Record summary
Transfer RNA from a Candidatus Moraniibacteriota bacterium, 73 nucleotides, folded computationally. NCBI's taxonomy places the organism under Bacteria, Bacteria candidate phyla, Candidatus Moraniibacteriota. Its Rfam family is "tRNA". It is annotated as a transfer RNA. The coordinates come from a structure-prediction model, not an experiment, and the mean pLDDT is 81.

RNA sequence: GCGCUUAUAGCUCAGUGGAUAGAGCGUCUGGUUGCGGUCCAGAAGGUCGGCGGUUCGAUUCCUCCUAAGCGCA
Numbered sequence: 001g002c003g004c005u006u007a008u009a010g011c012u013c014a015g016u017g018g019a020u021a022g023a024g025c026g027u028c029u030g031g032u033u034g035c036g037g038u039c040c041a042g043a044a045g046g047u048c049g050g051c052g053g054u055u056c057g058a059u060u061c062c063u064c065c066u067a068a069g070c071g072c073a
Stems, first nucleotide, its partner, number of pairs: 001072007010025004018056001027043005049065002052062002
């Protein structure tokens, strides 16, 4: 330099054009317990990496940029 993949909650990830964006772990509150853990119930936490475009409608499709990873030279 060229090509490919990835970017969604604190962490690991799901979500292949339409409904209020979800799960597990973690955190907080309550219950249970002599205390803690386990278990049960509930809650908080997201500009879906950034700027544009296509579309009635974009986390999803397209261009460019940024970051990380892989391959080729």